[in-house]
A computed fold for a 240-nucleotide part of an RNA from Candidatus Harrisonbacteria bacterium RIFCSPLOWO2_02_FULL_45_10c, annotated as large-subunit ribosomal RNA, domain VI. The prediction has a mean pLDDT of 82. The organism belongs to Candidatus Harrisoniibacteriota, within Bacteria. It matches the Rfam family "Bacterial large subunit ribosomal RNA".
Context: one part of a larger RNA
């Protein structure tokens, strides 16, 4: 820009994409033996693909704790800056792994290939073929899964609202999308909490002291969850 007014919802399908293999066990035909199946039934895996984070782990420069050198808050204590996040030990949310989990390629229909047949003449026989008819593949066409009306023959149903702006997001380069905008829990704050770290400061007691014990499963944090209008989503304008 087109689809010739049009939000939201639903989702038709021309067409496109994807769509893999094995093992074990039972039966065990056949065969002198050695050997050793098809079909069907039941399990169990590999590779590949998609999704997810309850479990096992990774990361986690938010968070908690320990430790060193040095500077600062006059000093002690406490706290804090710098040293690759100063180093070390843990670790929530999120992100993530054939290092974890779940699922998938199933079933069915149609037409066929090689092949197997029925009937059957030419050719009184025979013959799957010449007329006719029936089967037969991981392959082909449907169906099932994903995308899908720029499918320019641009489809159908249906309907009056939409945007700017603002608060945000498991959405995101921007845009878009989604949740909200006081008739409000959208984000922040506050309260509580799953959870993380691991028992704070101060004080008391014991010890010459380093230090230990008690107060104290404390203190701090809490990207997750819940509640609560305290703060900010005001007011208004534009398009149809």
């Nucleotide at each position: 820009c087109g689809c010739u007014g049009u939000a939201u919802u639903u989702g038709u399908u021309c067409g496109g994409g994807a769509a893999u293999c094995g093992c074990u066990c039972g039966u065990g035909a056949c065969g002198a033996g050695a050997g050793g199946a098809c079909c069907g039934a039941a399990u169990u895996g590999a590779a590949c693909g998609a999704g997810c984070c309850g479990c096992u782990g990774g990361u986690c420069u938010g968070c908690c704790a320990g430790c060193u050198u040095u500077g600062g808050u006059a000093c002690c204590a406490a706290c804090u800056g710098a040293a690759g996040u100063g180093c070390u030990g843990g670790g929530u949310a999120g992100c993530u792994a054939u290092u974890g989990c779940u699922c998938g390629g199933a079933a069915g229909g149609g037409a066929u290939a090689a092949g197997c047949g029925c009937u059957g003449a030419a050719a009184g026989c025979a013959u799957c073929u010449a007329a006719g008819c029936a089967c037969g593949a991981a392959g082909c066409c449907c169906a099932a899964c994903c995308c899908a009306a720029g499918a320019c023959u641009a489809g159908g149903u249906g309907u009056a609202g939409g945007a700017u702006c603002c608060u945000g997001g498991a959405a995101g380069a921007c845009u878009a999308c989604c949740a909200g905008g006081u008739u409000g829990a959208u984000a922040g704050g506050c309260u509580c909490u799953a959870g993380g770290u691991g028992u704070a400061c101060g004080c008391a007691c014991a010890g010459c002291a380093a230090u230990g014990u008690g107060u104290u499963u404390a203190g701090c944090c809490g990207a997750g969850g819940a509640g609560u209008a305290c703060u900010a989503a005001u007011a208004a304008u534009c398009c149809g």